This is a predicted structure of a 136-nucleotide RNA (FMN riboswitch aptamer (RFN element)) from Fructobacillus pseudoficulneus. The coordinates come from a structure-prediction model, not an experiment, and the mean pLDDT is 79. Its Rfam family is "FMN riboswitch aptamer (RFN element)". Rfam links the family to the GO term FMN binding. The model forms 100% of the base pairs in the Rfam consensus. The organism belongs to Fructobacillus, within Bacteria.
[in-house]
């Protein structure tokens, strides 16, 4: 330096305002939100400097993958399956990530039909950080 093993902590946001109605955060107008890993050219900071260079943190809901939910099997651990949504223009050597514009998406159960309310869930998990261990 650190394979491995054990443990600890952390680990999801959102209906302003109005319409109809007996009743709606569920319908209509409108508003608001964006888990985790990867990729990634803006911008920022530092260094270098002839330069389009180097380094760092950050950087995508709709690009790739994962989790959650759901289905099947299983006593269980778990395994398998399913699993939403983006275009146009600009810049450029290069952008589905930058800039601009216009769009689109969101499990199940309950209830006046729900991404946002209540519930399973003070759960679990993708993972993140840390402590101990210590093969080699």
């Nucleotide at each position: 330096u650190a394979a491995u093993a054990a443990c600890u902590u952390c680990g999801g946001g959102g209906u302003c305002g109005g319409g109809u109605g007996a009743a709606a955060g569920u319908c209509c107008c409108a508003a608001c939100c964006g888990g985790c890993g990867g990729u990634g050219a803006a911008g920022u900071a530092g260094c270098a400097c002839g330069a389009u260079g180097c380094u760092a943190a950050c950087g995508a809901g709709c690009c790739c993958g994962c989790g959650a939910c759901c289905u099947g099997c299983g006593c269980a651990a778990g395994c398998a399956g399913u699993u939403g949504a983006u275009u146009u223009g600009g810049u450029u050597a290069a952008a589905a990530u930058c800039c601009a514009a216009a769009g689109c998406c969101g499990a199940c159960c309950g209830u006046a039909a729900a991404g946002u309310c209540g519930g399973g869930u003070a759960u679990a998990a993708a993972g993140a950080a840390g402590u101990u261990u210590a093969a080699a």